[in-house]
């Protein structure tokens, strides 16, 4: 320098044919306990990496940029 892949909650990851953004763990509160842990119930937490485009509508399609991984040279 060129090819490919990845980027979604604090962490690890889902999301069907373009239409409701989610799970586990963690965090907060309540119940329970002498207390802690475990358990049960509830809650908070999101610029879907960034900038544009297409579309009535984009996590999803198209272009560019950034970062990471990988292959070739």
């Nucleotide at each position: 320098g060129g090819g490919g892949a990845a980027u979604u909650a604090g962490c690890u990851c889902a999301a069907u044919u373009g239409g409701g953004a989610g799970a586990g763990c963690g965090c907060c509160g309540g119940c329970u306990u002498u207390g802690c842990a475990a358990g049960c119930c509830g809650g908070a937490g999101g610029u879907u990496a960034c900038c544009g485009g297409u579309u009535c509508g984009a996590u999803c399609c198209c272009g560019g940029u950034a970062u990471u991984c990988u292959c070739c040279a």